[in-house]
RNA sequence: GAGUCGGCCGGAUGGCCGCGUACGGACCUGCUCGCGAGAGUGGUGAUCCGUCCGAGGAACGUCCGGACUCCGCAGGACAGGGUGCUGGGUAACACCCAGUCGGGGUGACCCGCAGGACAGUGCAACAGAGAGCAGACCGCCGAUGGUGCCGGGCUUUCGGGCGCGGCACACAGGUAAGGGUGAAACGGUGCGGUAAGAGCGCACCAGCAUCCGGGGCGACCCGGAUGGCUCGGUAAACCCCAUCCGGAGCAAGGCCGAGCAGGGGAAGGGUGGUCCGCCCGUUCGACCCCGGGUAGGCCGCUGGAGCCGGCGGGCAACCGCCGGCCGAGAUGGAUGGCCAUCGAAGGGCCGCAAGGCCCGGAACAGAAUCCGGCGUACAGGCCGACUCGU
Numbered sequence: 001g002a003g004u005c006g007g008c009c010g011g012a013u014g015g016c017c018g019c020g021u022a023c024g025g026a027c028c029u030g031c032u033c034g035c036g037a038g039a040g041u042g043g044u045g046a047u048c049c050g051u052c053c054g055a056g057g058a059a060c061g062u063c064c065g066g067a068c069u070c071c072g073c074a075g076g077a078c079a080g081g082g083u084g085c086u087g088g089g090u091a092a093c094a095c096c097c098a099g100u101c102g103g104g105g106u107g108a109c110c111c112g113c114a115g116g117a118c119a120g121u122g123c124a125a126c127a128g129a130g131a132g133c134a135g136a137c138c139g140c141c142g143a144u145g146g147u148g149c150c151g152g153g154c155u156u157u158c159g160g161g162c163g164c165g166g167c168a169c170a171c172a173g174g175u176a177a178g179g180g181u182g183a184a185a186c187g188g189u190g191c192g193g194u195a196a197g198a199g200c201g202c203a204c205c206a207g208c209a210u211c212c213g214g215g216g217c218g219a220c221c222c223g224g225a226u227g228g229c230u231c232g233g234u235a236a237a238c239c240c241c242a243u244c245c246g247g248a249g250c251a252a253g254g255c256c257g258a259g260c261a262g263g264g265g266a267a268g269g270g271u272g273g274u275c276c277g278c279c280c281g282u283u284c285g286a287c288c289c290c291g292g293g294u295a296g297g298c299c300g301c302u303g304g305a306g307c308c309g310g311c312g313g314g315c316a317a318c319c320g321c322c323g324g325c326c327g328a329g330a331u332g333g334a335u336g337g338c339c340a341u342c343g344a345a346g347g348g349c350c351g352c353a354a355g356g357c358c359c360g361g362a363a364c365a366g367a368a369u370c371c372g373g374c375g376u377a378c379a380g381g382c383c384g385a386c387u388c389g390u
Stems, first nucleotide, its partner, number of pairs: 001388009011342007019054002022051005027045001028043006056364001060375002063373005068249004080245005085099005100114001101112004115240002120238002122234002137179002139175003144172002146169006153162003187205006206230001208227008253299004263290003269287001272284002275281001306325008346359005
């Protein structure tokens, strides 16, 4: 100088004012006692005073997992969905830790949606000759067969026929070594071999299968022998295998409960209307009584798989023991504003530089039942360990 990993903080201090919960007091008020001053006990708050406390590392997204609540549930199966290397941690997880394997990086280190492709079905765009029991476009060859030419030979009924050798053509055909296409073209290098070629043969290497030995709890690793020379990819395609999963969610759920309207009741009391007047009686309605719902209020509600410190176990995640601490609980929803001092980033000027002066004035965001994770956003700062280069 360049980087990798881990942890922490995320404006500071003071003053004034404001908001919310809880507690205490004042004020108001009910009841009881007291002749009374007053005392005791409860209630309410739209009032006032005091005290304590009052957003986050992500309170966010609501993507996983749980606690809690209600509903459902004999058992099993199907359907549907989640998870998917191994071992451990945990209440649980798709999380965390430690490993294995694969990939990347000189390295510290990082990344992995990491079961199964001889159970079955499917898919592979474009390019390319050929893409799924592959393929002949260029190239190479053309041994063999074919055709033509040349040269001998044998034979003849003189038309020819048969056979051999050489050359040519590239017609049949051979060839997957080379070129070219592609994400992927049926192992790699060399020697032999061949008409040219090819695991066709051999040596070494890579890979696969089977067997054996050793190490590891395990994933897996190390070594050896044999074999045929040996074609894959995709399961973030269906599927198969293993394993897990009942549903809804704090607007869960529980308690209290007016007013008005409506429903039911009426033993007794009492009042008014109606049956022409009065009495009895009847009936209707109000008072009254009962229960349901609504408005509203209360609980759930925050002390918990809690935080801090120490010791012990463990590589670690984490666990155990001891001690200490209490750190929001709103419900139109509080957690804010102003001033002073200081101030990070950023900007300007001066200066060769070190530096000086001035301006400036702090990111993302914000509880709503509670926890454990993951993911995402974030101005700027601090600390530690390690790597590479000089």